[in-house]
Overview: A computed fold for a 73-nucleotide RNA from a Bdellovibrionales bacterium, annotated as transfer RNA.

RNA sequence: GGGGCCGUAGCUCAGCUGGGAGAGCGCAUGACUGGCAGUCAUGAGGUCGUGGGUUCGAUCCCCAUCGGCUCCA
Numbered sequence: 001g002g003g004g005c006c007g008u009a010g011c012u013c014a015g016c017u018g019g020g021a022g023a024g025c026g027c028a029u030g031a032c033u034g035g036c037a038g039u040c041a042u043g044a045g046g047u048c049g050u051g052g053g054u055u056c057g058a059u060c061c062c063c064a065u066c067g068g069c070u071c072c073a
Base pairs, nucleotide, nucleotide: 001072002071003070004069005068006067007066010025011024012023013022019056027043028042029041030040031039032038049065050064051063052062053061
């Protein structure tokens, strides 16, 4: 220098042909309990790496770019 994969909540990751942003763990509050553990209920938390483009509409398609892993040179 070139190719490929990945980037979504604090962490690990889903998101099926473009239309609801989600799960588990963790966290907060409440209930049960002698109890800071456990179970249950409710809730908070995300510019979907960044910037453009296409579209009525983009996590998803296109371009550029940043970071990580990897292969070739």
The coordinates come from a structure-prediction model, not an experiment, and the mean pLDDT is 81.